TPP riboswitch aptamer (THI element) from an Opitutales bacterium, 111 nucleotides, folded computationally. NCBI's taxonomy places the organism under Bacteria, Pseudomonadati, Verrucomicrobiota, Opitutia, Opitutales. Its Rfam family is "TPP riboswitch aptamer (THI element)". Rfam's curators write: Vitamin B(1) in its active form thiamin pyrophosphate (TPP) is an essential coenzyme that is synthesised by coupling of pyrimidine and thiazole moieties in bacteria. The previously detected thiamin-regulatory element, thi box was extended, resulting in a new, highly conserved RNA secondary structure, the THI element, which is widely distributed in eubacteria and also occurs in some archaea. Analysis of operon structures identified a large number of new candidate thiamin-regulated genes, mostly transporters, in various prokaryotic organisms.

RNA sequence: AGACACGUUUAGGGGGGCUGUGAUUGGACAGCUGAGAUGCGAAGCAACUCUUCGUGACCCUUGGAACCUGAUGCGGUUGAUACCGCCGGAGGGAAAACGGCCCCUGCCAUU
Numbered sequence: 001a002g003a004c005a006c007g008u009u010u011a012g013g014g015g016g017g018c019u020g021u022g023a024u025u026g027g028a029c030a031g032c033u034g035a036g037a038u039g040c041g042a043a044g045c046a047a048c049u050c051u052u053c054g055u056g057a058c059c060c061u062u063g064g065a066a067c068c069u070g071a072u073g074c075g076g077u078u079g080a081u082a083c084c085g086c087c088g089g090a091g092g093g094a095a096a097a098c099g100g101c102c103c104c105u106g107c108c109a110u111u
């Protein structure tokens, strides 16, 4: 001097499931898994046990399995989701700056 783990700032990306009960002027309550299960605010919808917007929490940002597609996929497991394996390093997917001990790499000087 460089590189890495990592940290900070700004910016950006992403998801919100399973089970049971209840409900029509309601969209709730309880339990489970999980980092997170729409926390808060607003609007719409007469139908979907709903949609959109803002914001918070959480995760992830190319060295990218956060997340999406295939997929209402296949096998194991579980009350179910979750989880493990396959699919599969298949196709997509959001970044810059600054800092950065030890170790590592290179260069220079001295002995």
Base pairs, nucleotide, nucleotide: 001105002104006099007098008097009096010095011061012060013059014058017032018031019030020029021028022049039055040054041053042052043051044050067092068091069090073086074085075084076083